The part of an RNA shown here (large-subunit ribosomal RNA, domain VI) has 265 nucleotides and comes from SAR202 cluster bacterium bin16. It matches the Rfam family "Bacterial large subunit ribosomal RNA".

Context: one part of a larger RNA
C1' cells in the first nucleotide's frame, strides 16, 4: 500500500515445512518343523540405544551482584571490628536465570490408493490362463492421520463485537475539517528482546524501585557476659547477613498531555 466504511478480537486451511530410525529380552513354545543339532511364522508384552521437542520438580553444572573461612600487605590513630589490592587473592557452599549428563514426551496406531508378488471369476483359444471385460489382497515406500507456519490464498475467505451516517467547498467525482470506536506518541517495565516487534502497566494504578512479610542461601553476626595465662571455647543465638524468587504495601517514579483516526464509489 492492497484486501470498496472505520476498528478490536477469534478463526477456516489452499499451500509449505517438520517428524518418519532401531536393538535386545520374555510369553506363545523348546511348540510347528527336524533323525538330531537346532529352532520359527503369526500374535502379545518388557527393557534399551541414537535422534528430536519442551522443561528445571528431582540429580548436577554455572552463578566475578549472596553467605562463610582464610593468607600477605596497605588504610580506617590504637584494640576490637571493618575496607582496598593480590586471577573473583585463595578456599567451602549457593537463590533466580541459563543449562545436561537431569526430567517429561515423540517416531505410532489407524484409514485410502498402490509396487513386486499372491489370488477370484473368465474368454479370445469348448481345454488351460491373475486379464483381455470385471474383481480381491499386498510394503519402513505414496496420500492422509501427528506437530509447526499459513488469507499478499490479489482466488486477499469466515465468525463475534464496537463506532456511527457530522460540518464546509463542489453539478458530480472528489477535496478539506472537527470527531467516534480504536490506535499512535510519551513514560514505568519484562513473561519479550540486537534494533524493531511482542507483552504487562500508566494514579479509576501494584508496572519498576523502596519498604514489610515469606521462601530459599549461608551457617550461629557484632557487642557483652562466663571459663581459660593464652590460643580459644561456651551463652545470649537454628543467630546475623542475604542478588535476581513469592506475596503485600502508593513511600518514589509511570505528571500534565499531544497527535492520528469512518461518513461507506
Nucleotide at each position: 500500500c492492497g484486501c470498496a466504511g472505520g476498528a478490536a478480537g477469534u478463526u477456516u486451511g489452499a499451500g509449505a515445512g517438520g517428524a518418519g530410525c532401531u536393538u535386545u529380552c520374555c510369553c506363545u513354545a523348546g511348540u510347528a518343523c527336524g533323525a538330531g543339532a537346532g529352532g520359527a511364522c503369526c500374535g502379545g508384552g518388557a527393557a534399551g540405544g541414537a535422534c528430536g521437542u519442551a522443561c528445571c520438580u528431582c540429580u548436577g553444572g554455572u552463578g566475578u551482584u549472596c553467605c562463610g573461612g582464610u593468607u600477605g600487605u596497605c588504610c580506617c590513630g590504637c584494640c576490637a571490628g571493618g575496607g582496598g589490592c593480590a586471577c573473583u587473592g585463595c578456599c567451602g557452599g549457593g537463590u533466580a536465570g541459563c543449562u545436561a549428563u537431569g526430567u517429561a514426551c515423540g517416531g505410532a496406531a489407524c484409514g485410502g490408493a498402490u509396487a513386486a508378488g499372491c489370488g477370484c471369476u473368465g474368454a479370445a483359444a469348448g481345454c488351460a490362463u491373475c486379464u483381455a471385460a470385471g474383481u480381491g489382497c499386498g510394503a519402513a515406500g505414496c496420500c492422509g492421520g501427528c506437530c509447526u507456519c499459513a488469507a499478499g490464498a490479489u482466488g486477499a475467505g469466515a465468525c463475534u463485537u464496537c463506532c456511527c451516517a457530522c460540518c464546509c467547498c463542489g453539478a458530480g467525482a472528489g477535496g478539506g475539517g472537527g470527531u467516534a470506536a480504536g490506535g499512535c506518541c510519551g513514560c514505568a517495565g519484562a513473561g519479550a528482546g540486537a534494533c524493531u516487534a511482542u507483552c504487562u502497566g500508566c494514579u479509576c494504578g501494584a508496572u519498576a524501585g523502596g519498604c514489610c512479610g515469606c521462601a530459599g542461601g549461608u551457617g550461629u553476626a557484632a557487642g557483652c557476659g562466663c571459663a581459660g595465662c593464652a590460643a580459644u571455647g561456651c551463652g545470649u543465638u537454628c543467630a546475623g547477613c542475604u542478588g535476581a524468587g513469592c506475596g503485600g504495601u502508593a513511600c518514589u517514579a509511570a505528571u500534565c498531555g499531544g497527535c492520528c483516526g469512518a461518513g461507506g464509489a